The RNA shown here (transfer RNA) has 71 nucleotides and comes from Diaphanoeca grandis.
Model confidence (mean pLDDT): 83 of 100.
[in-house]
Parts: sequence; structure tokens; C1' cells
RNA sequence: GGGCUGUAGCUCAGUUGGGAGAGCGCUACAAUGGCAUUGUAGAGGUCAGGGGUUCGAUUCCCCUCAGCUCC
Repeated sequence: GGGCUGUAGCUCAGUUGGGAGAGCGCUACAAUGGCAUUGUAGAGGUCAGGGGUUCGAUUCCCCUCAGCUCC
């Protein structure tokens, strides 16, 4: 210097730019004599950071940071 990645505590999805989501985990309740387990409900996110374009950005453009990789 080139490429890829960064979204919930963890692993990740999110293709024409408009609703932020899944599984596991956590909390409460119910079923059971209790645990395990199952079901229902809920909490939890500055979408790495900043700027730009746009009526509107996780998504497009620029810069920066971190990790992986190639030269």
C1' cells in the first nucleotide's frame, strides 16, 4: 500500500435507502413437592467513531480507529 470484517452480554442475520432482528444467555411469571426442563412476557443496541449526500442512511461517498489477511 491492496482486500475483508466491526450490529444486544456471546454467535450472527439484515441486496432495490424508509419496521433494528434471530438463537443462546439474563429477569419475572406459570406448569412440578423441588431441581432440571418447557411455555409466556420483558429488559438489554450512540448499528466502531466523525463528516457528507438525501425528505429519510446499518445500507451510498470520504476520513479516522481496531482486528484478520495479502504484497